Model confidence (mean pLDDT): 89 of 100.
Large-subunit ribosomal RNA, domain VI from a metagenome, 250 nucleotides, folded computationally.
The RNAcentral record of the full RNA draws on SILVA.
Context: one part of a larger RNA
RNA sequence: CGUUAGAAAUUUGAGAGGAUCUGUCCUUAGUACGAGAGGACCGGGAUGGACAAACCUCUGGUGCACCAGUUGUCACGCCAGUGGCAUAGCUGGGUAGCUACGUUUGGAAAAGAUAAACGCUGAAAGCAUCUAAGCGUGAAACUUACCUCAAGAUGAGAUUUCUUCUUUGAUAAGACCCCUUAUAGACUAUGAGGUUGAUAGGCUGGAUGUGUAAGCACAGUGAUGUGUUAAGCUGACCAGUACUAAUAGG
Numbered sequence: 001c002g003u004u005a006g007a008a009a010u011u012u013g014a015g016a017g018g019a020u021c022u023g024u025c026c027u028u029a030g031u032a033c034g035a036g037a038g039g040a041c042c043g044g045g046a047u048g049g050a051c052a053a054a055c056c057u058c059u060g061g062u063g064c065a066c067c068a069g070u071u072g073u074c075a076c077g078c079c080a081g082u083g084g085c086a087u088a089g090c091u092g093g094g095u096a097g098c099u100a101c102g103u104u105u106g107g108a109a110a111a112g113a114u115a116a117a118c119g120c121u122g123a124a125a126g127c128a129u130c131u132a133a134g135c136g137u138g139a140a141a142c143u144u145a146c147c148u149c150a151a152g153a154u155g156a157g158a159u160u161u162c163u164u165c166u167u168u169g170a171u172a173a174g175a176c177c178c179c180u181u182a183u184a185g186a187c188u189a190u191g192a193g194g195u196u197g198a199u200a201g202g203c204u205g206g207a208u209g210u211g212u213a214a215g216c217a218c219a220g221u222g223a224u225g226u227g228u229u230a231a232g233c234u235g236a237c238c239a240g241u242a243c244u245a246a247u248a249g250g
Base pairs, nucleotide, nucleotide: 001152005163006162007161008160009159010158011157015149016148017147018146021049022048023047024046025045026044027043033038051106052105053104054103055102059100060099061098062097066093067092068091069090070089071086072085073084074083075082076081110144111143112142117137118136119135120134176250177249178194179193180192181191182190199245200244201243202241203240204239205238206237209233210232215228216227217226218225219224
């Protein structure tokens, strides 16, 4: 821009893409078959491999600054306590998020028409013949079925709702600008919100992590230990709360 008024929402599916794998064990049954050795079809069940998708409850990884320990050095006048730099100084852990080595799920079942093949009926050709007329069975292949996209499918579809509908002016439904933002993200877009508000930050409470802070007291010559104390601190997590910012407006 089109889809022939403008919108919001829900959809149909022409068409396109994806997937399509397979082992072992038990049972049927040591049955059918076979002199024996051996040993099934059909059917039922269990459990794997590889592959794929989703997710983070569990098990792990990471987690650039969440907690602790610690070396050297510099600074805060000194002690104590902290901070800077040294690969994040090094080391031990670790929330959210992201992840696999983790968890869950999937291939199914079924239908149609068939291939090779196997048949029925059956003439040409009094017989025979699956074929010439006619009718069946039959495969991971084909068409469906399963998953995803999909009306620019210009053949532009359908349904519901809202607002309009001679002209002029102003408007409407609705949308955008702008702003707070994340389950989104390069930008854009998408989603959640904008005071009739929990959208983000802050604060409060909790969770989680770390592992008993500082100060003080006591014991010890001291290093240090003990008590206060499961303490203090705690990014992204879960809630509550309008304190701050989403004003006003076009």